[in-house]
The prediction has a mean pLDDT of 84. This is a predicted structure of a 1464-nucleotide RNA (small-subunit ribosomal RNA) from an uncultured Alphaproteobacteria bacterium. The sequence is in RNAcentral, with records from ENA, Greengenes and SILVA.
RNA sequence: AGGGUUUGAUUAUGGCUCAGAGUGAACGCUGGCGGCGUGCUUAACACAUGCAAGUCGAACGAACGAAAUCGGUGCUUGCACUGAUCUAGUUAGUGGCAGACGGGUGAGUAAUACAUGGGAAUCUACCUUGCAGUACAGAAUAACUAUUGGAAACGGUAGCUAAUACUGUAUACAGCCGAGAGGUGAAAGAUCUAUCGCUGUAAGAUGAGCCCAUGCAAGAUUAGCUUGUUGGUGAGGUAAUGGCUUACCAAGGCUACGAUCUUUAGCUGGUCUAAGAGGAUGAUCAGCCACACUGGAAUUGAGAUACGGUCCAGACUCCUACGGGAGGCAGCAGUGGGGAAUAUUGGACAAUGGGCGAAAGCCUGAUCCAGCGACGCCGCGUGAGUGAUGAAGGCCUUAGGGUUGUAAAGCUCUUUUAGUGGGGAAGAUAAUGACGGUACCCACAGAAAAAGUCCCGGCUAACUUCGUGCCAGCAGCCGCGGUAAUACGAAGGGGGCUAGCGUUACUCGGAAUUAUUGGGCGUAAAGCGUGCGUAGGCGGUAAAAUAAGUUGGAAGUGAAAGCCUUUGGCUCAACCAAAGAAUUGCUUUCAAAACUGUUUUACUAGAGUAUCAAAGGGGAUAGAGGAAUUCCUAGUGUAGAGGUGAAAUUCGUAGAUAUUAGGAGGAAUACCGGAGGCGAAAGCGUCUAUCUGGUUGAUAACUGACGCUGUUGCACGAAAGCGUGGGGAGCAAACAGGAUUAGAUACCCUGGUAGUCCACGCAGUAAACGAUGAGUGCUAGGUAUUUGGGUUUUUAUGAUCUGAGUAUCGUAGUUAACGCGUUAAGCACUCCGCCUGGGAAGUACGAUCGCAAGGUUGAAACUCAAAGGAAUUGACGGGGACCCGCACAAGCGGUGGAACAUGUGGUUUAAUCCGAUGCUACGCGAAAAACCUUACCAGGCUUUGACAUGGUAGUCAUACGGCUAAGAGAUUAGCUGGUCAGUUCGGCUGGACUAUCACAGAUGUUGCAUGGCUGUCGUCAGCUCGUGUCGUGAGAUGUUGGGUUAAGUCCCGCAACGAGCGCAACCCUUAUCCUUAAUUGCCAACAGGUUAUGCUGGGAACUAUAAGGAAACUGCCAGUGGGAAACUGGAGGAAGGUGAGGAUGACGUCAAGUCAGCAUGGCUCUUACAGCCUGGGCUACACACGUGUUACAAUGGUAGUUACAAUUAGAAACAAUAGGGCGACCUGGAGUAAAUCUACAAAAGCUACCUCAGUUCGGAUUGUACUCUGCAACUCGGGUGCAUGAAGUCGGAAUCGCUAGUAAUCGCAAAUCAGCACGUUGCGGUGAAUACGUUCUCGGGUCUUGUACACACUGCCCGUCACGCCAUGGAAGUUGGUCUUGCCUUAAGUAAGUGCGCUAACUGCAAAGAGGCAGCUUACUACGGUGAGGUCGAUGACUAGGGUGAAGUCGUAACAAGGUAGCC
Repeated sequence: AGGGUUUGAUUAUGGCUCAGAGUGAACGCUGGCGGCGUGCUUAACACAUGCAAGUCGAACGAACGAAAUCGGUGCUUGCACUGAUCUAGUUAGUGGCAGACGGGUGAGUAAUACAUGGGAAUCUACCUUGCAGUACAGAAUAACUAUUGGAAACGGUAGCUAAUACUGUAUACAGCCGAGAGGUGAAAGAUCUAUCGCUGUAAGAUGAGCCCAUGCAAGAUUAGCUUGUUGGUGAGGUAAUGGCUUACCAAGGCUACGAUCUUUAGCUGGUCUAAGAGGAUGAUCAGCCACACUGGAAUUGAGAUACGGUCCAGACUCCUACGGGAGGCAGCAGUGGGGAAUAUUGGACAAUGGGCGAAAGCCUGAUCCAGCGACGCCGCGUGAGUGAUGAAGGCCUUAGGGUUGUAAAGCUCUUUUAGUGGGGAAGAUAAUGACGGUACCCACAGAAAAAGUCCCGGCUAACUUCGUGCCAGCAGCCGCGGUAAUACGAAGGGGGCUAGCGUUACUCGGAAUUAUUGGGCGUAAAGCGUGCGUAGGCGGUAAAAUAAGUUGGAAGUGAAAGCCUUUGGCUCAACCAAAGAAUUGCUUUCAAAACUGUUUUACUAGAGUAUCAAAGGGGAUAGAGGAAUUCCUAGUGUAGAGGUGAAAUUCGUAGAUAUUAGGAGGAAUACCGGAGGCGAAAGCGUCUAUCUGGUUGAUAACUGACGCUGUUGCACGAAAGCGUGGGGAGCAAACAGGAUUAGAUACCCUGGUAGUCCACGCAGUAAACGAUGAGUGCUAGGUAUUUGGGUUUUUAUGAUCUGAGUAUCGUAGUUAACGCGUUAAGCACUCCGCCUGGGAAGUACGAUCGCAAGGUUGAAACUCAAAGGAAUUGACGGGGACCCGCACAAGCGGUGGAACAUGUGGUUUAAUCCGAUGCUACGCGAAAAACCUUACCAGGCUUUGACAUGGUAGUCAUACGGCUAAGAGAUUAGCUGGUCAGUUCGGCUGGACUAUCACAGAUGUUGCAUGGCUGUCGUCAGCUCGUGUCGUGAGAUGUUGGGUUAAGUCCCGCAACGAGCGCAACCCUUAUCCUUAAUUGCCAACAGGUUAUGCUGGGAACUAUAAGGAAACUGCCAGUGGGAAACUGGAGGAAGGUGAGGAUGACGUCAAGUCAGCAUGGCUCUUACAGCCUGGGCUACACACGUGUUACAAUGGUAGUUACAAUUAGAAACAAUAGGGCGACCUGGAGUAAAUCUACAAAAGCUACCUCAGUUCGGAUUGUACUCUGCAACUCGGGUGCAUGAAGUCGGAAUCGCUAGUAAUCGCAAAUCAGCACGUUGCGGUGAAUACGUUCUCGGGUCUUGUACACACUGCCCGUCACGCCAUGGAAGUUGGUCUUGCCUUAAGUAAGUGCGCUAACUGCAAAGAGGCAGCUUACUACGGUGAGGUCGAUGACUAGGGUGAAGUCGUAACAAGGUAGCC
């Protein structure tokens, strides 16, 4: 410090997610030791048991009472028992002090809290200091005794008694009352002594109470709250101020700087995180507060409204004799419960503190220790050195090896920790040590007792094999898994951390993702539709004063601990101690005066006023006009009109449309008109008048900051809509009809009502857009235009300067880019509004406005890892431009109909082997299925194998061949012939067979693991690279543009310059000529010969053959073009613009085809998925399709007759002449390993018949007789003769080929092959028609444009319906919490009143009184009862929309002009 993830790729936006640190944690696996910490985060749920607050006999009476003394009894004469006195001592009770501390918990509490800093009207036991005093009296009462009630708890009555308990008097500084005089007003004693107490008072210290300021959560879908409320006066009350309480008076007080209400929460020092600012948190430790089963209340006291006190009420638990009682662990342990989860019913007061006491001392679950838990932090260990045959084993392997790995073993050492034994502290300044025989030290034995866990696709360090096969599973995000998974599981290996490791949960970080530091708003989320204006915020120039802000100094405070620095103590560290720093804050005070503020005085540049001008569809009202549509009346006139892509509905013979004249009525204002004007926006357009708002210029006369923005508020606000009343020509939602269509509730057409118009109200929204808030200042220009003003002079249709607008291009700058650019989206300032992932949703609920429709405000659950912007490259478009192609058109001939052939699908079958499936499968692999082929099926047989190599052992000289028998054959059995070769002469090398081990074998699987080969786009003209340049980048440029070409062919231009693969050319064939050659080919001239023939001599002219050359290049001319490339025409030429044909196929696309041609990885089979054999099948047949053949006839058929080729093949071959047969063919065989011999035409021509018929067309099918090949012709071959003579009379929708020696037509040959050709590949013969042209169909190329597509339009994608699941809203109601309020009831208690009953202290001679108590009454009041209301939940038949879910239904709304542009 960043990384992953939206895309084909890019950039920015934006969310999600990861790496870090942390925890009072929990869970999984594992676990050696020690130190220091820490341990119910949940039920403030309920609690058994024990302990946690007592102490003082030096306050008091009383009781008991060792020892001792004195008696008595028994007697063993010093022992037992017993009585009395009572010492030390003990103690129930009275009394004093302490139980308000210490310890626990965080329920409540958003302020009676807390933090910080101040303040005045207070109290303070014990403690410290000072001063003064401590005199005299009195009456009771517990204990105790007696008696009595009760189960108990606990009492009742009578009597006795003491005090530091209680009371009175005296005195008194102070205090209080009072103007004053004066009045009132205290005490306690104990003790042998010393002394300790007590009372009053003045201070201190400590602790506490009260007040103020500031700070300290969320929600406005909580906006108004308050009646003791706010203030005053009097009185009361308190320790004290105060509405704290009460009576009266006034009507205040709080609130947008957030009152009230609701929800949540103890606050802080601190802790965690972070660079910091911040954010989160408030365990342990420390300060404060609150609470003590729930609610209320007081008493005592210095202090409580009291955790281990009291009273009352309630809930719960327990005891009970049923009458009544007892209790409160949120103290320490512990139990149950809850929970993912949190410890021992331990030791000690030795230390530190606390209470009481004069003290000894007692008490102390505070505390100090120990126990349990890897819960955390820190430290240590699990050994060290050496050791290569790189052991064995494991794993991988290309089989060579590699790795685990110096790791182990082995050898040599050490002993921390743990273990055993011995010694043994500090903590204690006299005694006292729970910890503890602990820390620590010494000795002994022995490598001995001590390693796991997570991960290994990227992020993120670390890779292989096997298993599995979208299964099982993984996953933090992206995503893995569908037969070769580094992602699942296992193993080997590796990486990280280590007594721990990983997971989960939570916090901060990264996240500049709430942005003060430190973000944004044209298009990504985001500028209110527009203005006016209140509060608030901000505010021009100069001077003076002030000192609130601001800056500096000083003082106080900011508890301790913690963090940080330094030093020190435990062996180190964690931990602890000391010192310092820091605590950024608050308060007080002193100073400064620039800036801001405030006050005052001035100024004129902002703003406004005035005067004179200017432009304008600015607004309102009234009036006026013409053109057009429609309607009405009348005329002319006749059959159509209207409408559309085409039609129809519709109108019209009752006279339409058309046309002429007149009239009615409503709405809108052509031309001018403009990127022009005005207005805040919405918006505004005939003319005239009236009223009226704003703007601009000039002048610089006046005012003197009067300004800008603007929450709430107010006003205006298109269209549609609503209300009332008018109006209604045209247009036109709804609606009707006609079309279109699969449908058409649409688009199109004919009609047509609201509405559109006016008046008055409401509504308040729009893609209300410049998707751009308002204001001010600054920062290059050019051009156009609207409207002012100035200067100039040759007054011009000028030049120039200066304002206010509007528009366009553009510099700097800016922006993610597009773009913006003085009218900013630039550079700055001020103020307002708004945004924080997509969806759910601008929805629900609530509130508010509205007559309604609806508007405004405005969530959540749930769900996804994206959604979105700009630009790029492609692809696509029922977008555009240009161009090409038998692409269409123009033609010729076919297919589709028939029969047959052949291939495929389907079906059938034991098997019908397998593959190929739009174009680019289907007469394809197959250039030949009777056996073989053959891969399929049935049956029979073999197992190292039909075939290869090697090892071991044995046998044999061979190998190989022949015969016989059985069998369907494979095979089996037997007989037999044969007796090897080479040689370096060495049984040296080679061979065969048998057995066995390794292995062979597979047309088994995967073409989606592959090589190679092939098809297709496409013989289309494209596809790229280097360097440079441009761009943040993907990319662009080049390759685009202007011409041209068959062509990215060439030329010109150009931030490009070059280059490569393609094009073209080079290659082959063919067309012309020349040269050479002369056999097997040729024969013009010469000669010979034949019935005839190059037959012969010869010849080398011609043809042909086959070698080499020539020739064609836009070379020449003219025109066009840019003096280019090139095109058009022409000449010459055998051939002319690529002469014709072929071979040749760029980068790539289709996971195209092929594992069955071959090769090959993985997987699978191994007496079988291998091998052999016989027979069958691949040839089946309701059917469908493709490709062909033959036809349907007269341009023909039949018969006869007669010509003319080329390619090519030939020895297990081609076969002549000849003979036989009607024929297929047979017999026989000349010649030929070929320019020699053989195989060789048909159509055409001529003659005759047929005469338009299912025929003398057509030949299928069938019968019969033959023939050929072959071991074999049944399934299942070809051919022939005779007989038979189907369908078919030119073919629906649709569709194919072809542009010249082509189509069409005619035959020939070859490969395969024993035989089998309507197929295929070649060959020649005869030999056309047409092309205006590029609108349309298909395909392709280039440029451009749009895009929501990128698996790329066979794309993407919307909504209803149906089904599953999920959360949510509404809902008759049902039910609970909480708050408010009226009334009723009033416990305990307090206050007041009363006090007839009772009554020790004081007064009084007495009676009695004062005072007190019970009782009663009143006021306040908890719980409770009852009624009403608010609010928040839970649940609810049914219902509504939403989300989500590999392959459901219906359509096709959007994205391209998305096929009606889309959207609001």